[in-house]
RNA sequence: UGCGAGGUGGAGCAGUCUGGCAGCUCGUUGGGCUCAUAACCCAAAGGUCGUAGGUUCGAAUCCUGCCCUCGCUA
Numbered sequence: 001u002g003c004g005a006g007g008u009g010g011a012g013c014a015g016u017c018u019g020g021c022a023g024c025u026c027g028u029u030g031g032g033c034u035c036a037u038a039a040c041c042c043a044a045a046g047g048u049c050g051u052a053g054g055u056u057c058g059a060a061u062c063c064u065g066c067c068c069u070c071g072c073u074a
Stems, first nucleotide, its partner, number of pairs: 002072006010026004020057001028044005050066005
C1' cells in the first nucleotide's frame, strides 16, 4: 500500500444472506429454598447495534466515507 474477516448490555456470541418488536449463555442486583454457603428456582436492571451520512413508510440488516482490532500481502 492493497486484500480479507470482524466491531451488537459487564464478558462471550446469535440475529445481517431474504429490511419489519434487541435475542441467547454467563455475570450483576433483588427475592425464594437452606441452620448456612454453593447449587437450584423466580424476577429485575443494563443496548440509542464502532462512527458520520445516504436509500426506504421502516435499517443492527442495503449503499458510501471514516475510525478501531486481527490476519494476509508489499
The prediction has a mean pLDDT of 85. A computed fold for a 74-nucleotide RNA from Candidatus Thiomargarita nelsonii, annotated as transfer RNA. Its Rfam family is "tRNA". Rfam classes the family as a transfer RNA. It was read from a public genome assembly. The organism belongs to Thiomargarita, within Bacteria.